A computed fold for a 350-nucleotide part of an RNA from a metagenome, annotated as small-subunit ribosomal RNA, central domain. Its Rfam family is "Bacterial small subunit ribosomal RNA". The coordinates come from a structure-prediction model, not an experiment, and the mean pLDDT is 88.
[in-house]
Context: one part of a larger RNA
RNA sequence: CUGGGCGUAAAGCGUGUGCAGGCGGCUUGGCAAGUUGGAUGUGAAAUCUCCCGGCUCAACUGGGAGGGGUCGUUCAAUACUACCGAACUUGAGGUCAUCAGAGGAAGAUGGAAUUCCCGGUGUAGUGGUGAAAUGCGUAGAUAUCGGGAGGAACACCAGUGGCGAAAGCGGUCUUCUGGGAUGAUCCUGACGCUCAGACACGAAAGCUAGGGGAGCAAACGGGAUUAGAGACCCCGGUAGUCCUAGCUGUAAACGAUGUAGACUUGGCGUCGGAGGGUUCAAAACCUUCGGUGUCGUAGCUAAUGCGAUAAGUCUACCGCCUGGGGACUACGGCCGCAAGGUUAAAACAC
Numbered sequence: 001c002u003g004g005g006c007g008u009a010a011a012g013c014g015u016g017u018g019c020a021g022g023c024g025g026c027u028u029g030g031c032a033a034g035u036u037g038g039a040u041g042u043g044a045a046a047u048c049u050c051c052c053g054g055c056u057c058a059a060c061u062g063g064g065a066g067g068g069g070u071c072g073u074u075c076a077a078u079a080c081u082a083c084c085g086a087a088c089u090u091g092a093g094g095u096c097a098u099c100a101g102a103g104g105a106a107g108a109u110g111g112a113a114u115u116c117c118c119g120g121u122g123u124a125g126u127g128g129u130g131a132a133a134u135g136c137g138u139a140g141a142u143a144u145c146g147g148g149a150g151g152a153a154c155a156c157c158a159g160u161g162g163c164g165a166a167a168g169c170g171g172u173c174u175u176c177u178g179g180g181a182u183g184a185u186c187c188u189g190a191c192g193c194u195c196a197g198a199c200a201c202g203a204a205a206g207c208u209a210g211g212g213g214a215g216c217a218a219a220c221g222g223g224a225u226u227a228g229a230g231a232c233c234c235c236g237g238u239a240g241u242c243c244u245a246g247c248u249g250u251a252a253a254c255g256a257u258g259u260a261g262a263c264u265u266g267g268c269g270u271c272g273g274a275g276g277g278u279u280c281a282a283a284a285c286c287u288u289c290g291g292u293g294u295c296g297u298a299g300c301u302a303a304u305g306c307g308a309u310a311a312g313u314c315u316a317c318c319g320c321c322u323g324g325g326g327a328c329u330a331c332g333g334c335c336g337c338a339a340g341g342u343u344a345a346a347a348c349a350c
Stems, first nucleotide, its partner, number of pairs: 004321003007304002012318001014201004021194003025088001027086004033081002035077007048066007091191001092188003095184005103177007110154001115149007125136002162169002206247006215241002220236004258317006266295011299306002323350001325348001332343004
């Protein structure tokens, strides 16, 4: 080196872009590097196998034959791989037409509600709970009507609906902008797949600087409960939550299921498109492509379950696992303002 695995037992990097590397469609010509065959050189002795012999046997040992593996030379073969040349269109990309969407960024704008402020009406409570109390209120609260301020979030529509690589995205309008699906089969002609390192994106919380601050609310104060209550419940309440610029780089970042491709009975929904069908126009219905669900055949699985969106049958490439604890730790390296992140042991004992 050769093994077995990774939904839930240990194990899929949070996600993408992508250099090196690995792998690569169809037809044909050349070449002969890999590959295959023949011949030949080399392959010390001992060892190994077989035969014969010597110690009474055996171990041991003498002789003979054979084998094995390595490297080279030469001749030949040409299926496959590589390389060189030519060609192809199915993979991939483009063009034209049509289409859906909370995809992203910036700007503008709307209504409901909470809170606060001002004014009117009005009078003794209100609020809260299992029950209370703290709290608020005769300096006029709660309730109700009118006016104003400000911040944050967008009811209904709304849907195992949609979009996005993931994180994620939801009032309305405008501008800029990314991706996708379908149809035509017009163009290029393998331009592809995967990807160590690298680079980019990456919820919430947290950090730096400057704004903002309605509601909510760690910490904190008070009231209850209780043996106690550091809590659950109640009254308050600051960071934070919001915006701008930067940092952090982690999550049960989950489908606990890497990416790409091929193949393998079906039923029922739903979203987007195309063709047919039908009609005044539609809907139904049929076919088909792409997404998203559900039930289930074969098969798989320890079971649970998965089942064309596979955990089935295969191929390519990457990542990861190897008893539990010690240990998502120590030391060291790298990164970070810090918090910390990342990489990652051993002793010991079971």
The full RNA is in RNAcentral, with records from SILVA.